[in-house]
Predicted 3D model of a 75-nucleotide RNA (transfer RNA) from a Cytophagales bacterium. Its Rfam family is "tRNA". Rfam classes the family as a transfer RNA. It was read from a public genome assembly. The coordinates come from a structure-prediction model, not an experiment, and the mean pLDDT is 81.
RNA sequence: GGUUCCGUAGUUCAACGGAUAGAAUAGAAGUUUCCUAAACUUUUGAUCCCAGUUCGAUUCUGGGCGGGACUACCA
Numbered sequence: 001g002g003u004u005c006c007g008u009a010g011u012u013c014a015a016c017g018g019a020u021a022g023a024a025u026a027g028a029a030g031u032u033u034c035c036u037a038a039a040c041u042u043u044u045g046a047u048c049c050c051a052g053u054u055c056g057a058u059u060c061u062g063g064g065c066g067g068g069a070c071u072a073c074c075a
Base pairs, nucleotide, nucleotide: 001071002070003069004068005067006066007065010025011024012023013022018055027043028042029041030040031039048064049063050062051061052060
């Protein structure tokens, strides 16, 4: 350089183009306990960016950015 895949809470993953983007875990508060741990309850927190299509986009299309895999070249 070429081909290809991926990008969603701090982390690991969901979500036929359709209501307010969910789950687990982590964080915070509380209940319980003599204290801690465990358990239970509540709560905080995200769609990489810019355009396009559409009544409606996490999802489809284009570009950009970032990451992974494979591959070519070798002064």